[in-house]
Molecule: c-di-GMP-I riboswitch aptamer
Organism: Paenibacillus flagellatus
RNA sequence: GUUGGACCAUGGCAAACCCGUCGAAAGGCGGGGACGCAAAGCUACAGGGGCUAAGGCGGAACUUUUCCCGCUAUUGCCAGCCAGCUGCCCGA
Numbered sequence: 001g002u003u004g005g006a007c008c009a010u011g012g013c014a015a016a017c018c019c020g021u022c023g024a025a026a027g028g029c030g031g032g033g034a035c036g037c038a039a040a041g042c043u044a045c046a047g048g049g050g051c052u053a054a055g056g057c058g059g060a061a062c063u064u065u066u067c068c069c070g071c072u073a074u075u076g077c078c079a080g081c082c083a084g085c086u087g088c089c090c091g092a
Base pairs, nucleotide, nucleotide: 002092003091004090005089012037013036017032018031019030020029021028022027035080041085042084043083047082048081049078050077051076054075055072056071057070058069059068
């Protein structure tokens, strides 16, 4: 360096759900909790993909506002979807 693994060692992370908190939402953070994970470590415009739509644009109603419907992220978010980068332990 390549490759297989989770028996051993240090051990690590923590889905759903609940509580608190921030946010328009998606979602984030803290605590509890474990479905799972051998990268569930890091990277989110400038790889693909997904979620949300406050704001904006369009529609609807005679008009305006609210509400409602559609579109919109190079103003948001997701790395536990793929991807990229880095890496512990055991073995070949």